[in-house]
Molecule: FMN riboswitch aptamer (RFN element)
Organism: Desulfotomaculum sp.
RNA sequence: UAACACCUUCGGGGACGGGUGGAAUUCCCUAUCGGCGGUAAGAAGCGACUAGGUUUUGAGCCCGCUAGCCUUUAUGGCUGAUCUGGUGAAAAUCCAGGGCCGACAGUAACAGUCUGGAUGGGAGAAGGUUUUA
Numbered sequence: 001u002a003a004c005a006c007c008u009u010c011g012g013g014g015a016c017g018g019g020u021g022g023a024a025u026u027c028c029c030u031a032u033c034g035g036c037g038g039u040a041a042g043a044a045g046c047g048a049c050u051a052g053g054u055u056u057u058g059a060g061c062c063c064g065c066u067a068g069c070c071u072u073u074a075u076g077g078c079u080g081a082u083c084u085g086g087u088g089a090a091a092a093u094c095c096a097g098g099g100c101c102g103a104c105a106g107u108a109a110c111a112g113u114c115u116g117g118a119u120g121g122g123a124g125a126a127g128g129u130u131u132u133a
Stems, first nucleotide, its partner, number of pairs: 001133003005129006017029003031113002033102002035065004042057005060100002068078003082098005104116003
């Protein structure tokens, strides 16, 4: 350093303000949020001193997952949304602008944001131990 096994810890955010109404954080205006892994030309730091290196971060809508739902309960199935311009050899990721999406159940009225299942589960992340190479 790698592989296998085991253990521990961690592992999801969000309605400000206003309108209508008998009633809405559910409608309308407006505000606001973005899990995990991959990809990536950006950004920042360290070091160096011009060359390579190294650390952190970097896509909600590109690919693959989780949560949720279904079933014949497993190695099964279903599961949302992006365009335009710029730079460039190369961008669905950078820069600028516009747009769009969001489980189930509940509710005095339709919910990404409230309440609940959930002190749950979890993609995975970090650390440690044993063995082997």